Record summary:
Model confidence (mean pLDDT): 88 of 100. Predicted 3D model of a 247-nucleotide part of an RNA (large-subunit ribosomal RNA, domain VI) from Candidatus Adlerbacteria bacterium GW2011_GWB1_54_7. The full RNA is in RNAcentral, with records from ENA and SILVA.
[in-house]
Context: one part of a larger RNA
RNA sequence: CGGCGAUUCUUGAGAAGAGUUCUUCCUAGUACGAGAGGACCGGAAGGAACUGACCGCUGGUCUACCAGCUCUCCUGCCAAGGGGACCGCUGGGUAGCUAUGUCGGGAACGGAUAAGCGCUGAAAGCAUCUAAGCGCGAAGCCAACUUCAAGAUGAGGAAUCAUUAAGAUCCGUGGGAGAUGACCACGUUGAUAGGUUCUAGGUGUACGUGCCGCAAGGCAUUGAGCCGAGGAAUACUAAUCGAUCGA
Numbered sequence: 001c002g003g004c005g006a007u008u009c010u011u012g013a014g015a016a017g018a019g020u021u022c023u024u025c026c027u028a029g030u031a032c033g034a035g036a037g038g039a040c041c042g043g044a045a046g047g048a049a050c051u052g053a054c055c056g057c058u059g060g061u062c063u064a065c066c067a068g069c070u071c072u073c074c075u076g077c078c079a080a081g082g083g084g085a086c087c088g089c090u091g092g093g094u095a096g097c098u099a100u101g102u103c104g105g106g107a108a109c110g111g112a113u114a115a116g117c118g119c120u121g122a123a124a125g126c127a128u129c130u131a132a133g134c135g136c137g138a139a140g141c142c143a144a145c146u147u148c149a150a151g152a153u154g155a156g157g158a159a160u161c162a163u164u165a166a167g168a169u170c171c172g173u174g175g176g177a178g179a180u181g182a183c184c185a186c187g188u189u190g191a192u193a194g195g196u197u198c199u200a201g202g203u204g205u206a207c208g209u210g211c212c213g214c215a216a217g218g219c220a221u222u223g224a225g226c227c228g229a230g231g232a233a234u235a236c237u238a239a240u241c242g243a244u245c246g247a
Stems, first nucleotide, its partner, number of pairs: 001151001005161006014148004020048007032037001050105005058099004065092005070085006110142002116136004167245004171187005192238003195234005201227003208221005
């Protein structure tokens, strides 16, 4: 830009992806074979690599977080803290992101065939799978499975709304979305983000005070205090007022 002005839901022309393989067991030590050995067909189980999704489990990371420790500067000093030292070092660790973790996938069933195997059957009284006709037959082909898909300009379909426009955008609060656009949620008729309260969870018994000990320290208050990217509730704060496009 196009396709009636929109919103929502769709059809699928077409395109892409996937398509792998091994071992064991049963059938059966059967058929076969003197024996050694050892099946077709059919059924079942377990793997490898590849691949999709996810984070309940096992782990990793986690420069939000909690605790311990060292040196130094500062808060007048003690105590308690703050800054710096690779995040100062060390031990843990939520959300998120993750694999080595978990779950799933390749299929089955059809159609037309290749090589090949056949039926009927003449030319050519026989024979012949072929000349007419008919059947079977592959990890391959077409469908089937997954995804995209009406710029499929052949621009499809359905429902609803619309002349008082419908609707969309700007703007704002944000996000499991993201370089920017875009996409998604919300904008007071409101739980969109922050705050507050509660909480899953993390760390591991705070400060202060009391008691015991000469003291280092221990015990009690106390599973405390601090945190809480997750969950819930709550309009306290901010989503104000508006403007533009639009047949």
Its Rfam family is "Bacterial large subunit ribosomal RNA". Gene Ontology terms of the family: ribosome and structural constituent of ribosome.